[in-house]
RNA sequence: GGCGCGGUAGCCAAGAGGUAAGGCGACUGUCUGCAAAACAGUUAUUCAGCGGUUCGAUUCCGCUCCGCGCCU
Numbered sequence: 001g002g003c004g005c006g007g008u009a010g011c012c013a014a015g016a017g018g019u020a021a022g023g024c025g026a027c028u029g030u031c032u033g034c035a036a037a038a039c040a041g042u043u044a045u046u047c048a049g050c051g052g053u054u055c056g057a058u059u060c061c062g063c064u065c066c067g068c069g070c071c072u
Stems, first nucleotide, its partner, number of pairs: 001071007010024003018055001025043006048064005
């Protein structure tokens, strides 16, 4: 330098056009004499960034950045 895969919450991770599941963690509440456990609730309006397509983009297209891999 070329090609491929990936970037979604504090962490892991699903979703592939109609404003985002789940788990772990954290916080709040219920319960308890106090805790733990259990249960309930909260936790991503910039889904890496910029532009384009579209009525509408996390999703499709282009470029850029970052990570991993392959080729030279």
Annotation
This is a predicted structure of a 72-nucleotide RNA (transfer RNA) from a Candidatus Omnitrophota bacterium. Model confidence (mean pLDDT): 80 of 100. It matches the Rfam family "tRNA". By type it is a transfer RNA.